The prediction has a mean pLDDT of 81. This is a predicted structure of an 89-nucleotide RNA (transfer RNA) from a Candidatus Eiseniibacteriota bacterium.
RNA sequence: GCCGGGGUGGCGAAACAGGUAUCCGCGGCAGACUUAAAAUCUGCUGGGCCUCACGGCCCAUGCCGGUUCGAGUCCGGCCCCCGGCACCA
Numbered sequence: 001g002c003c004g005g006g007g008u009g010g011c012g013a014a015a016c017a018g019g020u021a022u023c024c025g026c027g028g029c030a031g032a033c034u035u036a037a038a039a040u041c042u043g044c045u046g047g048g049c050c051u052c053a054c055g056g057c058c059c060a061u062g063c064c065g066g067u068u069c070g071a072g073u074c075c076g077g078c079c080c081c082c083g084g085c086a087c088c089a
Stems, first nucleotide, its partner, number of pairs: 001085007010026003019069001022060001027045006046059005062078005
């Protein structure tokens, strides 16, 4: 250099054929149980802001653009990681 695969919450990861992400698990927080703890069970858990609260708003799938009513998914360019091939005077 060429070809292929990949980049998503704190982590491992999911998302059917483009339909508005974050399933599930781990971890974390709160509660139940216990004399107490562990284990187990229940609820919550991307980030920010507002609200007493319920809840509401905005932003985010490596980066920048594009297509579309709508993009993690499709298209273009770029960055990074993994694998293969080529080059190696």
Lineage of the source: Bacteria > Bacteria candidate phyla > Candidatus Eiseniibacteriota. It matches the Rfam family "tRNA". The sequence was found in a public genome assembly.